[in-house]
The part of an RNA shown here (small-subunit ribosomal RNA, 5' domain) has 482 nucleotides and comes from an uncultured bacterium. The full RNA is in RNAcentral, with records from ENA.
Context: one part of a larger RNA
Order: sequence, then structure tokens, then C1' cells
RNA sequence: AUCACGCUGGCGGCGCGCUUAACACAUGCAAGUCGAACGAGAAGGUCCGCAAGGAUGAGUAAAGUGGCGUACGGGUGAGUAACACGUGGGUUAUCUACCUUCUGGUGGGGAAUAACCCUGGGAAACCGGGGCUAAUACCGCAUAAGUCCGAGAGGAGAAAGCAGCAAUGCGCUGGAAGAGGAGCCCGCGGCCGAUUAGCUAGUUGGUAGGGUAACGGCCUACCAAGGCUAUGAUCGGUAGCCGGCCUGAGAGGGCACACGGCCACACUGGCACUGAAACACGGGCCAGACUCCUACGGGAGGCAGCAGUGGGGAAUCUUGCACAAUGGGGGAAACCCUGAUGCAGCGACGCCGCGUGAGCGAUGAAGCCCUUCGGGGUGUAAAGCUCUUUCGGCAGGAACGAUUAUGACGGUACCUGCAGAAGAAGCUGCGGCUAACUACGUGCCAGCAGCCGCGGUAAUACGGAGGGUGCAAGCGUUGUUC
Repeated sequence: AUCACGCUGGCGGCGCGCUUAACACAUGCAAGUCGAACGAGAAGGUCCGCAAGGAUGAGUAAAGUGGCGUACGGGUGAGUAACACGUGGGUUAUCUACCUUCUGGUGGGGAAUAACCCUGGGAAACCGGGGCUAAUACCGCAUAAGUCCGAGAGGAGAAAGCAGCAAUGCGCUGGAAGAGGAGCCCGCGGCCGAUUAGCUAGUUGGUAGGGUAACGGCCUACCAAGGCUAUGAUCGGUAGCCGGCCUGAGAGGGCACACGGCCACACUGGCACUGAAACACGGGCCAGACUCCUACGGGAGGCAGCAGUGGGGAAUCUUGCACAAUGGGGGAAACCCUGAUGCAGCGACGCCGCGUGAGCGAUGAAGCCCUUCGGGGUGUAAAGCUCUUUCGGCAGGAACGAUUAUGACGGUACCUGCAGAAGAAGCUGCGGCUAACUACGUGCCAGCAGCCGCGGUAAUACGGAGGGUGCAAGCGUUGUUC
């Protein structure tokens, strides 16, 4: 330093809280949003009406096409001894949605499809057929400053509209630059084992091609026979790395929990699709193990998100409140979403602060203990008298955090008043090391013990007692590291 356990436990602040089974998970929530892209569009209710129906509700809700987001944020440490990380460089070998600056364009057409209607199949999940329709969805054409290809002539590739009465605003498309981000390459650095000594066939290099945003055996064909290794290759074991944290006079040693950076993973293994970016925790496909539903034909699922459950374990919390703040996504905005976050709850788990009263009070009550029976100790301790009221309790007021509006926390912090010493002390040890001693009980028994060692009839060492020591809301014990 870090837990757990035993005994004990008043308050507050700030932190921290599954180290084990990357074991399995009931339930709820954790990623949506935009009607200023688009077509469409209810119902309950209310009103009118004898009724049929109409109006309002409302161009609202739900659903659909489309856009952006879902690659962030959050979790975990399994794997990984590696350019994974740290540090310093390189990229004339690269990409970058949203944001900022600059610049060119935004002309004219087309064909579909969901929703919807009709209909079929299925237990369900869901799937199929026919018909209608829109767009900032999709496809051609024209145009091309700059861009790309090409030695050159020349060639390639765009678009969309919406809101507003309007001015205008927001978009769309080509390009240049910036910011921030990402990919790739290299030097150096940081574990153990030689009771692991040889390893290697896309292996090492070349040529050509493919592939990628991009260099490259990254991949393929052909050619050559190389490449690594005692400065430890290969193999085996262990392990996420770092800023840091603990210890120590330092040198060093140990550790990797919280917070921050990077990496890796998302039931296990593999794969690609979409996209600026993924080979994608709450997307997809295949295989596997497991769980669940089933009408047995077939389907559904993935908490290492926040809570929570079982299990494992010496051991680790609430199925809480709020989007008020900070930040993020969408939106022109209003606003919506946000278990990120802000807070509250539980736990002496840690650190820090405070309290459990203060003054006076006897040659000194009682009780208890000891005694040489004279007395001594507990002990100013108590009682008693005089005070105070922190904390806690009750009552009243009441924020900052938020700007003019919006406060979960919270009637909280804080302030004022009231009552009353009132509600608040334990734990360890007392042979030496080591601070603190007597009597009794026990009698090598029962027991103690970190080491030396105590106990066999006067035990300061065992047990309880009185006293005294050390710490104190803690005190001890065990384990780990220095």
C1' cells in the first nucleotide's frame, strides 16, 4: 500500500466498490431523429343532423420511402511477447462524412417502387402474386473553370430541390486549401526458460500482373536460392502496453485497481455487405455449443452497456431520480433521444475533519481490587454546584450551480431559533524484544506463542478479575508487495 475476517461503531466531506466464472442470464431501460426531402394519413372525444352523413379533432398519431446518426459515447482484459505499446522519425506510398475558407456549376428528360388497394400461403416468425403513386430515392442526356487519364492529339466524370409574400435562407454537385481524425512504414526501448539449437517453401529476392485509399509476397504466375539464428532464431510459459501507483535516503524492487492515452475483444469460429470510416457489442450471412417458442412443418436469442438474478468465491452496491448542468445524435428551429453524464441510495472499503462535553469539586463517598490490616488503589474520577450546545434532534427561513425562462440534486447546503449533558467508546496488549503488574483460579492439565520460550502448587507468559499501556470510530489478526 491492499484486501478479507473478528470485536466494536456517532456525524460529515471527498474518493472507491466482482481482484474469482471473457460462467449462464428472467425483467425493464441503454440510439435515435428529421413533415423545412416524399407520397399518404387514422381513431377515441366534441359539435351539427330524425337518419344517412358532415364538421372539428388534424394534415395530428401510428406506419412507410428518403436523409443523417447508429464506426461516437459506454463495457471488459479473453487473446496478444506483436510495430501491440512507449518514444522519435517517414508517407514524393495515402484517405478523410460532418466543420471552416475559397472557387466553378445547379440545364433538360426518363423508368420504377414501398406505403395503399385486391389477393394467396403460414401456428408463428414472416413470405408470395396482381394493381396504383411520390421524392433531396434511382437512371440516361447536355454542359466541365478546376480535377483525373494520356507523351500528345484527345478522352472521362456532376447535380435536387425545400422554406418564405419577398429580400433571402438552407441544401445539392465538381474542385482547391485548412482543422481535426485515420491508415501504412522505419530506428530505439521494456518478461521468463537453452532441462527449447537449429528454424523457414510464399519461405528470401527479382520480373510481370492482380488487388488496395495507399507501399509491400498483400495475392497470383514465372525465375533465382535465398532469409533468420548464441547480440538467443525457433519452440514453450506468462502477460494487454503506457502516463502512472506503492515502497525505498537513493539506486532499485514491486504493481497495472480508480482517472487519462493507445490496443484488442463483444456467446465460440469464419465471412463479407453498407458506408467517409466497420469486417461493425445492442447490423447481416454461414457453421458450432447452449437456452427458449412451436400446431413438429419451422422459428427466436446473445448484459465484457445501467440496474438486477443464479453460480463461483475470503470478498465487492439500488431492478433509484433527472436530462436542471456538461457533452453527444438528429432538426432551420421548437424540440426529441441520451443507464454518457449530473445526482441520490447501500458499504468505516480508504483518506481527511469533527464530536461523545467544559470549569469548580474530598487528606478523598459507596462499590470493587490489593493489603504488612495501619492502610493503599480506582480517583477530581463520580455525586454535587456553575456553564456551554459543536454534531445529532425539533421548528422557521432558504440558495449558488442558470442568462430573462428552465434545478434531478432538494426544502439539500447554509442561516436563525428551541430543548437539554442531554443521543454518541471501543479494541488491543501488559515475560524480553516492547510502553504497561498485582491477587486469585489452574497445576506439563487446560491453554499461550511472531522469535526466545511459558505451564509439572506461590505462573507479572494460561483463564477471568482489579489496575495500568498504546491507539481510537476504530482496534486487532491473516495474506500480498517493498